[in-house]
RNA sequence: CAUCGUGAGGGGUGGAGGGAAAUGGCCCUUAGAAACCCCGGCAACCAUCUGCAGGACAGCGUCCUUCGGAAAGGUGCCAAUUCCAUCAGGUUGAUGACCUGAAAGAUG
Repeated sequence: CAUCGUGAGGGGUGGAGGGAAAUGGCCCUUAGAAACCCCGGCAACCAUCUGCAGGACAGCGUCCUUCGGAAAGGUGCCAAUUCCAUCAGGUUGAUGACCUGAAAGAUG
């Protein structure tokens, strides 16, 4: 700096926790949590290949950029919006409900 309302799970080991942290809520879990391993998948950030268009160079051609497509590599991910709230602002008759932004976090 960019993205975070989409998407994608089976098996083995394991044996009580887990959903980042704190508080509150809500949820998942002995019909088996975390963690590790195997296989599978999702996605398209990086790399690679590729289509249209635009541009740079005198040019064959090469390179760059927007928007698409592919997916064998490198990461990441595969309950719930980043599970929800917390701080600020707003809509509303409303302590409720909702919207926007921030903060924090995750990934590249």
This is a predicted structure of a 108-nucleotide RNA (SAM riboswitch aptamer (S box leader)) from a marine sediment metagenome. RNAcentral holds the sequence, with entries from MGnify. Its Rfam family is "SAM riboswitch aptamer (S box leader)". The family is grouped with related families in Rfam's "SAM clan". The model forms 97% of the base pairs in the Rfam consensus.